[in-house]
Source information
Small-subunit ribosomal RNA from a metagenome, 1461 nucleotides, folded computationally. Its Rfam family is "Bacterial small subunit ribosomal RNA". The sequence is in RNAcentral, with records from SILVA.

RNA sequence: AGAGUUUGAUCAUGGCUCAGAAAGAACGCUGGCGGCAUGCCUAACACAUGCAAGUCGAACGGAUACCAUUCUAGCUUGCUAGAAUGAAUAUUAGUGGCAAACGGGUGAGUAACACGUAGGAAUCUCCCUUGCAGUACGGAAUAACAGUUGGAAACGACUGCUAAUACCGUAUACACUCUUCGGAGGAAAGAUUUAUCGCUGUAAGAUGAGCCUGCGGUAGAUUAGGUAGUUGGUAAGGUAAUGGCUUACCAAGCCUAUGAUCUAUAGCUGGUCUGAGAGGACGACCAGCCACACUGGAACUUAGAUACGGUCCAGACUCCUACGGGAGGCAGCAGUGGGGAAUAUUGGACAAUGGGCGAAGGCCUGAUCCAGCAAUGCCGCGUGAAUGAUGAAGGCCUUAGGGUUGUAAAAUUCUUUUAGUGGGGAAGAAAAUGACGGUACCCACAGAAAAAGCUCCGGCUAACUCCGUGCCAGCAGCCGCGGUAAUACGGAGGGAGCUAGCGUUUUUCGGAAUUACUGGGCGUAAAGAGCGUGUAGGCGGCUAAUUAAGUUGAAAGUGAAAUCCCAAAGCUCAACUUUGGAAUUGCUUUCAAAACUGAUUGGCUAGAGAUUGACAGAGGAUGAUGGAAUUCCUGGUGUAGAGGUGAAAUUCUUAGAUAUCAGGAGGAACACCGGAUGCGAAGGCGAUCAUCUGGGUCAAAUCUGACGCUGAGGCGCGAAAGCGUGGGUAGCAAACAGGAUUAGAUACCCUGGUAGUCCACGCCCUAAACGAUGAGUGCUAGAUAUCGGAAUUUAUUUUUCGGUGUCGCAGCUAACGCAUUAAGCACUCCGCCUGGGGAGUAAGGUCGCAAGAUUAAAACUCAAAGGAAUUGACGGGGGCCCGCACAAGCGGUGGAGCAUGCGGUUUAAUUCGAUACUACGCGAAGAACCUUACCAACCUUUGACAUGGUGGUUACGGAAACCAGAGAUGGAUUCUUUCAGUUCGGCUGGACCACACACAGGUGUUGCAUGGCUGUCGUCAGCUCGUGUCGUGAGAUGUUGGGUUAAGUCCUGCAACGAGCGCAACCCUCAUUCUUAGUUACCAGCGGGUAAUGCCGGGAACUCUAAGAAAACUGCCAGCGAUAAGCUGGAGGAAGGCGAGGACGAUGUCAAGUCAUCAUGGCCCUUAUAGGUUGGGCUACACGCGUGCUACAAUGGCGGUAACAAUGGGCUGCUAAAGAGUGAUCUUAAGCAAAUCCUAAAAAUCCGUCCCAGUUCGGAUUGUACUCUGCAACUCGAGUACAUGAAGUCGGAAUCGCUAGUAAUCGCGGAUCAGCAUGCCGCGGUGAAUACGUUCACGGGCCUUGUACACACUGCCCGUCAAGCCAUGGGAGUUGGCCUUGCUCGAAACUGGUAAGCUAACCUUCGGGAGGCAACCAUCUACAGCAGAGUCAAUGACUGGGGUUAAGUCGUAACAAGGUA
Repeated sequence: AGAGUUUGAUCAUGGCUCAGAAAGAACGCUGGCGGCAUGCCUAACACAUGCAAGUCGAACGGAUACCAUUCUAGCUUGCUAGAAUGAAUAUUAGUGGCAAACGGGUGAGUAACACGUAGGAAUCUCCCUUGCAGUACGGAAUAACAGUUGGAAACGACUGCUAAUACCGUAUACACUCUUCGGAGGAAAGAUUUAUCGCUGUAAGAUGAGCCUGCGGUAGAUUAGGUAGUUGGUAAGGUAAUGGCUUACCAAGCCUAUGAUCUAUAGCUGGUCUGAGAGGACGACCAGCCACACUGGAACUUAGAUACGGUCCAGACUCCUACGGGAGGCAGCAGUGGGGAAUAUUGGACAAUGGGCGAAGGCCUGAUCCAGCAAUGCCGCGUGAAUGAUGAAGGCCUUAGGGUUGUAAAAUUCUUUUAGUGGGGAAGAAAAUGACGGUACCCACAGAAAAAGCUCCGGCUAACUCCGUGCCAGCAGCCGCGGUAAUACGGAGGGAGCUAGCGUUUUUCGGAAUUACUGGGCGUAAAGAGCGUGUAGGCGGCUAAUUAAGUUGAAAGUGAAAUCCCAAAGCUCAACUUUGGAAUUGCUUUCAAAACUGAUUGGCUAGAGAUUGACAGAGGAUGAUGGAAUUCCUGGUGUAGAGGUGAAAUUCUUAGAUAUCAGGAGGAACACCGGAUGCGAAGGCGAUCAUCUGGGUCAAAUCUGACGCUGAGGCGCGAAAGCGUGGGUAGCAAACAGGAUUAGAUACCCUGGUAGUCCACGCCCUAAACGAUGAGUGCUAGAUAUCGGAAUUUAUUUUUCGGUGUCGCAGCUAACGCAUUAAGCACUCCGCCUGGGGAGUAAGGUCGCAAGAUUAAAACUCAAAGGAAUUGACGGGGGCCCGCACAAGCGGUGGAGCAUGCGGUUUAAUUCGAUACUACGCGAAGAACCUUACCAACCUUUGACAUGGUGGUUACGGAAACCAGAGAUGGAUUCUUUCAGUUCGGCUGGACCACACACAGGUGUUGCAUGGCUGUCGUCAGCUCGUGUCGUGAGAUGUUGGGUUAAGUCCUGCAACGAGCGCAACCCUCAUUCUUAGUUACCAGCGGGUAAUGCCGGGAACUCUAAGAAAACUGCCAGCGAUAAGCUGGAGGAAGGCGAGGACGAUGUCAAGUCAUCAUGGCCCUUAUAGGUUGGGCUACACGCGUGCUACAAUGGCGGUAACAAUGGGCUGCUAAAGAGUGAUCUUAAGCAAAUCCUAAAAAUCCGUCCCAGUUCGGAUUGUACUCUGCAACUCGAGUACAUGAAGUCGGAAUCGCUAGUAAUCGCGGAUCAGCAUGCCGCGGUGAAUACGUUCACGGGCCUUGUACACACUGCCCGUCAAGCCAUGGGAGUUGGCCUUGCUCGAAACUGGUAAGCUAACCUUCGGGAGGCAACCAUCUACAGCAGAGUCAAUGACUGGGGUUAAGUCGUAACAAGGUA
């Protein structure tokens, strides 16, 4: 410090996720030791048991025990029992004093003077400290105890006795209190020893506590008004004290937008975690404060409580009970149940520190100190060290060579920390006293001995292979893995990380500048309110003085300690602890400064405003007026249609339409001017005139003197549609009706047509209310156009102020773009945003007559949604241009029969592959057996084939022939042959046989694991690169533009300059000529010869053959063009603008085709998915399709006849000639391994005939008889002859080929091949028609445009319906919590009243009184009850929409002009 994730890629926006640190944690796996910490976060749920607050006999009277003495009794010394006395000691039930208000726990309540911080005045303070003064005289009771007595118990009742530092009175008293200033009132306690401890009053201090105030720290406005003792005053009461704290009276205040009240949540702080910081989150442990003690209320006592281990009352709960009545409160320490993911021992000690009481010894102390349990955390240590290669074995991988685990192990030599055993043994303690503890620590001993796991290994993120699995099982923090080669699942080997821990989960901060103070934004990504006016508020011109609130400086106080930081020190180190410092950013007080802001007081004129004079304008309101047009009405003319559309129809019209003329009615809107124009705050405003009225601009002066800007709420305006009332209604026109279109058409189109549109008044208050751009001020190059003024030139000019536009610099921006009318640079104020969906929705509030508006969530769900730009692809977008693409033609297919291939069906099998173009006479250049891969039956198992081992044989083989069998095969016989080398050895090699194992074999699977080869776009003109430049970037430029071409072909221009793969050319064939050569080809001239023939001599001219060369390049001319490239025409030429044809196929696309040509990874079979044999099948046949052949006839059929080719092939061959046969063919047989011989006959042509018929067309089908090939023609070959003579009379929708030696037509040859072509590949003969042209359909290229597409339009995508699941709204209601109003009831207690009953202290005249108490009453009041209000939550038949879910239904709304923008 960043990273992953939206896209084909890019930039930016934006969310989600990860890496870090932390925890009072929990869970999973694992676990050696020690130190220091920490340990119910949930039920403030309920609690058994024990302990947690007592102490003082030096306050008191008793009692008890022991002792001594005496006495008595039982009695023998002695022992036992009792009584009395005594003093010391010990114990202590009660009275009394002090403590129990501390210490300890918890965080329910509390949003508050509760807490924090800084201050304040009207207070109290036991014990403690320091002063001063005193401590005198009396009195009456009462517990204990004794007796009687009630009750189960708890606990009492009555009578009697007694003490005090318990209680009461009197005296005295100050510097105390009150006061009418005269005065009045108010104390004490002793104890025991001889010195203290006490007691009383008073004045101070210290400590602690109470009260008041400023400021600070939380969420909601979908809580806006709250308050009645409320706010203040007076008086009284009350309190330790101020105060409505309480009461009476008076006044009507008080709080609140700087957020009252209400609701929700919460103990607060020092601090803790995180963070660079600012902040954010938290408030366990430790420390300070507060609150609470089963729930609610109340007081008593006290210095102090409204009291955790006190009291009273009410309530809930639990327990005891003799049913009459009682008892209790662990949020003290342990512990139990429960809840929960989860949190410890019913331990030891008062030794230390501290607390209470006591004079003290001492007692008490679950405070505390220790121990126990828990890896809960932090820190430290260990689980060994050195040497050790043959790189052992085993595992794993492997290209089979090896690699790796790995110096790791073993082995050798050492060490002993920790743990273990034994011995010694502290500090903590000042005199004594040690729970911890025989602990820390030290020494000795034995032995590597007792001690390593967890997670991860696709990217982020360090770390890779094999096997298994096969969208299954599973993983996953995000992206995403898994559908047969998974580094992502599971296992293994190996590796990486951390380590007594490791991972997961949860939570917080960080990263996140993702709430932005530091430190973000708002034209298009989320985001400027529709516009104005203006309140509060915020901000505000120049200048002078004063002040000192803000501000700055200095000082003082405070900011507890601990924590953090720094420096030291102590535990062996560290964690931990101790000491010191710094810090504590804050608050208060004082002093000082006076620049800036504020305040006060003056002044100024540059902002703002006013006066005067001009000017422009669809600015607003009201009234009046005008013409054109539509419609309607009346009348005239006039006749058959009109209207409408893509085409029609509905509609109107002979009752006279449409058209036309004249007149009239009525409503609405205002052509031309008109403009990028003007005005207005916006909405908006358009005929003319008048009246009223708002705002603006300019010019020159004068005046006021900051009067300004913005603006939360508020108020006003606010298109269209809509609503209410009343008018009006010509045209237009939702709804509606009809006609069309359509699969449908509740639409688009047409004919009608009502609200509405118009007016008046009143509502509504929203728009893509847009410049998607809030208002104001200042500053920052220009150019140009235009509107309204002023000045200046007079000739158009120039300057200036105010508006409205376009272009453009700097600058800004993610880019697009903005750019003095900013989206630039700054300031001020307001509004708004924080991922998409849910949703601008629900409920609530407000407004509205309603429609609805406004304010405005959550659950749930996704990992994206969105912006700008880029490259492609696409468009029922545009432009340009090609192509047998259309058109113009010629001939076909589709109909028939047959051939052939495919689908389908059938079958034991009908082997397999190919499937739009780019499968279908394709693989297959030829299935009777073979082929053959398929099926049935039978047979073989190291195998039909390869290599290796051992043993045997010496050949192998050939010929004949036997048996079984369908054959393969098995059995058996005869004859013939008897391997090569040799060192002469069965020695070497070869061959064969047998055996065993490695292995062979597979046309089994995967073409979506592959190589190679191939098809297609497409012989289309494209596809790229280097350097440079532009752009943040993807990318662009080049390659685009203007011309031109078949062509990215060439020229030219240009931030490009060059280059590569393609194009073209180079290669082959054909067309012309020449040279050379001349056999097997040729024969002009010469000669010979024949029945005839280059037959022969000869020739080398010609044809031809086959080698070389020439020739064509827009080279020449003219025109066009830019003076270019090039185009048009011409000349010459065999050929002219690429001369014709072929080979040649760029980058890439289709996971195109092929594992069955071949090769090959993985997987699979191994007496079978291998091998062999026989027979069958691939040839089936209701049917559908493709490709062909033959036809339908006269451009023909049949018969006859005579000519002219080329390419090829030939010895298991082509086969002449001759003969036989009607013929296929056969017999015999010359030539030829070929320019020599053969195949070989070319056919269309010509002549004759037929005369338009199912024919002398057509030949299918069938019968008979044959031929040939072949072991073999049954399934299942080809051919011949005779006979038979089917469909078919030119082919629907649709569709194919072809632009010249082409189509069409005619025959010939070849490969394969024993035989079998209508197919395929070639060859030549005859030989056309048409092309105006590029509008349209198809395919393609270039440029441009739009895009929500990128698997790229066979794309994307919307809504209803149907189904599953999820959360949620409404809902007759039901239930519960909280809060609240009124009324009723009214416990305990305080206070007040009454007090006839009771009554020790004081007074008394002895009667009584004063005083007190019981009892009763009253105010107030908890709980409770009744009747409501509000709010929150749960639930509810039914119901609404929403979200989500590989393959449901219906349509096709959006994205291209998305087919109606």